The RNA shown here (transfer RNA) has 73 nucleotides and comes from a Bacillota bacterium. The coordinates come from a structure-prediction model, not an experiment, and the mean pLDDT is 82. Lineage of the source: Bacteria > Bacillati > Bacillota. Rfam family: tRNA. By type it is a transfer RNA. Gene Ontology term of the family: triplet codon-amino acid adaptor activity.
[in-house]
RNA sequence: GCUAGUGUAACUCAGUUGGUAGAGUAGCUGAUUCGUAAUCAGCAAGUCGCGUGUUCGAGUCACGUCACUAGCU
Numbered sequence: 001g002c003u004a005g006u007g008u009a010a011c012u013c014a015g016u017u018g019g020u021a022g023a024g025u026a027g028c029u030g031a032u033u034c035g036u037a038a039u040c041a042g043c044a045a046g047u048c049g050c051g052u053g054u055u056c057g058a059g060u061c062a063c064g065u066c067a068c069u070a071g072c073u
Stems, first nucleotide, its partner, number of pairs: 001072007010025004019056001027043005049065005
């Protein structure tokens, strides 16, 4: 330099032909316990890497760009 893939909550990951963004772990609060752990209930946490475009509507489609991974040279 070329090709492909990945990027979504603090972390690990879902998200199906475009139609209101989810789970687990961690965190916080409460219940339970003499107390802790465990368990149960609830809460909070996202400009979906960034930008532009298409569309009534984009995590999803198109283009550009950034980071990382793999392969080729």